[in-house]
RNA sequence: GAGGCGGGUCGGACGGUCGCCCGGAAACGGGAGGAAAGUCCGAGCACCUCAGGGCAAGGCACUCGUCAAGAGCGAGGCUGCGGGCCGGAAACGACCCGUGGACGGAAAGUGUCACAGAAACUACACCUCCCGAAAGGGUAAGGGUGAAAAAGUGCGGUAAGAGCGCACUGUCCCCGGCGGCGACGCCGGGAACGGACAAACCCUGCCGGUGCAAGACGAAUAUGGGAACAGGACCUGCCCGGUCCGCUAUGAUUCCCGGGUACGUCGCUCGAGACCGGCGGGCAACCGCCGGCCCAGAUAAAUGACCGUCACCGGCGCAAGCCGGUACAGAACUCGGCUUACAGGCCCGCCUCCAUU
RNA sequence: GCCGCCUUAGCUCAGUUGGUAGAGCAACGCUUUUGUAAAGCGAAGGUCCUCGGUUCGAAUCCGAGAGGCGGCU
Numbered sequence: 001g002a003g004g005c006g007g008g009u010c011g012g013a014c015g016g017u018c019g020c021c022c023g024g025a026a027a028c029g030g031g032a033g034g035a036a037a038g039u040c041c042g043a044g045c046a047c048c049u050c051a052g053g054g055c056a057a058g059g060c061a062c063u064c065g066u067c068a069a070g071a072g073c074g075a076g077g078c079u080g081c082g083g084g085c086c087g088g089a090a091a092c093g094a095c096c097c098g099u100g101g102a103c104g105g106a107a108a109g110u111g112u113c114a115c116a117g118a119a120a121c122u123a124c125a126c127c128u129c130c131c132g133a134a135a136g137g138g139u140a141a142g143g144g145u146g147a148a149a150a151a152g153u154g155c156g157g158u159a160a161g162a163g164c165g166c167a168c169u170g171u172c173c174c175c176g177g178c179g180g181c182g183a184c185g186c187c188g189g190g191a192a193c194g195g196a197c198a199a200a201c202c203c204u205g206c207c208g209g210u211g212c213a214a215g216a217c218g219a220a221u222a223u224g225g226g227a228a229c230a231g232g233a234c235c236u237g238c239c240c241g242g243u244c245c246g247c248u249a250u251g252a253u254u255c256c257c258g259g260g261u262a263c264g265u266c267g268c269u270c271g272a273g274a275c276c277g278g279c280g281g282g283c284a285a286c287c288g289c290c291g292g293c294c295c296a297g298a299u300a301a302a303u304g305a306c307c308g309u310c311a312c313c314g315g316c317g318c319a320a321g322c323c324g325g326u327a328c329a330g331a332a333c334u335c336g337g338c339u340u341a342c343a344g345g346c347c348c349g350c351c352u353c354c355a356u357u
Numbered sequence: 358g359c360c361g362c363c364u365u366a367g368c369u370c371a372g373u374u375g376g377u378a379g380a381g382c383a384a385c386g387c388u389u390u391u392g393u394a395a396a397g398c399g400a401a402g403g404u405c406c407u408c409g410g411u412u413c414g415a416a417u418c419c420g421a422g423a424g425g426c427g428g429c430u
Stems, first nucleotide, its partner, number of pairs: 001353010012310007020031004033328001037339002040337005045211004052240004058207004062076005077103001078101007086093002104203002109201002111197003126143002129138003151169006170193002173190007215266004224257005229251001231245005273293001275292007311326006358429007367382004376413001385399004406422005
């Protein structure tokens, strides 16, 4: 210097004229985003009764911290994969680096495990092996099948064999000790040997519902048909429990069908507030204090157009220059996250190649 | 704005506890007919919307995205 990968950040700049929305008496001030998007999580807020009990349905699930909260984030534990190094004949093991994990329970129960294979979990023994004249029996040690084969290695043992016995190792449970807030790790002892799948049912623990078209207030117009009659409506799909309205009709009752769906104000933007600067705490996520700042609130919906200078990209041209364009996208109750889309510029880290010293 | 559902052959749809995907119509070839239709027989046709994950194995289970449809005033 070129290329690739990963992360962060910006995402046209400045000036002028006219126009639109909001605030303001006026002067004047403010006017899209990092994703405003998808609506996938979590909250605030509002209503449902107080957010109640049980069942069903659905969701979540290692630990600690952080945050208002979380399926977010940080740190850690355990574990899968790849690489390095050491030991070893090998299998493999310890440590280090990188990267991934929807990571409670498969030794509660049920279910499934195609094809192949003898057998897929109470192993109907196919070949081999052993006993036997044969029938038959023993045997999970070897072969072969498969994604997966009934703990591994060695010694003993036996007719041949086998956790059948023993030693070491592995896995799971229990007890004790030590370290850690904890997940868990290390050590000692005891009992056992049970394949995989819970993003299959299920078991254990935790979680109330609906969304600003929530909801409150004001005003206008219209009010057809049918049913119910002591019960009905709502809170939750069901039960309990509760609340409200009503109990014989001239009901401002409830439900179903049909028609219509036309307005204004509030909620509405000052808030778990964003950003900037400084100090402090914490490995970090993040938090605390001080100072500065106010930064869209529309309702069929404003945030635009033009001119000049410059930046970048594309085309044309010998050149001067001319023409065109500016990624993805665009607020709608508000926040914190996640995910997805994104031309180009800048910064940082790692790897490869080339050149020079 | 909020909520729910769907995507499988050219079209309309099945696919039941995960085991390698079918039906009807259409289109094609043959038979039948003077010819066509109808009928009969045959063969072909699939990135199960896309990507990723769980699993030995995914149309099916889970997540993300794309496209389409419906409801709420």
Description
Two RNAs folded together computationally: RNase P RNA and transfer RNA, 430 nucleotides in total. It holds a member of the Rfam family "Bacterial RNase P class A".